[in-house]
Molecule: SAM riboswitch aptamer (S box leader)
Organism: Taibaiella sp.
Order: sequence, then C1' cells, then structure tokens
RNA sequence: AUCUUAUCAAGAAAGGCAGAGGGAUUGGCCCCGUGAAGCCUUAGCAACCACUUCAAAGCGGAGAACGGUGCUACUUCCAACUCCGUUAAAUCCGGAGAAAGAUGAGUA
Repeated sequence: AUCUUAUCAAGAAAGGCAGAGGGAUUGGCCCCGUGAAGCCUUAGCAACCACUUCAAAGCGGAGAACGGUGCUACUUCCAACUCCGUUAAAUCCGGAGAAAGAUGAGUA
C1' cells in the first nucleotide's frame, strides 16, 4: 500500500518563514494579500493505541493525559447512489441505508 474494524452533529490558537491558492474528487457554496498551501516554534482540544483501575475471562465502566498518533472555518461545509415519505408535480423538502473520504488500531 491493500484488507479488516471503530468513530466522524461536540471541542480547540498565536507567532515566524513564505507568497497564491485552499476546503479529497465532480457540481455548488465558502475561506484567502486584513496573507492560501507548505515548513518551524509554542499553546490548546480530544481520548483511538499505550498506562492505572473495576469487572470479566466476553463485550465493557472509570481515571489520568507522561508516551505513540491525530486535530484546532463552515455537520465529513452540502450534494452525488438506493429506498421511503411529503408534494398537483418536481432535480424542492424530510428520513433511513450504502458508497466515497478522514483519523486510530491491527494486518503485509
């Protein structure tokens, strides 16, 4: 990498370098020289792994946040495919599921 699996309606900033893009794709809608992406430093949020503990030998509960990750605009920004409902009808609106994506853990 591929595959498996859990979660994804909450939360959380500044400075320096840099100099035009960015929000995965497509279509929208947004952010951005009052400084995008990227890199560095410090800070913060959270609690997946690890840690402590209870339970159990199965799933789990609680704690702490030193360690390994991650994250700090907008619900994964919204939609995409299927089904149901609403509607005179509808590419509107609402709901459910799937696909895709992100992150963690495991696997090679």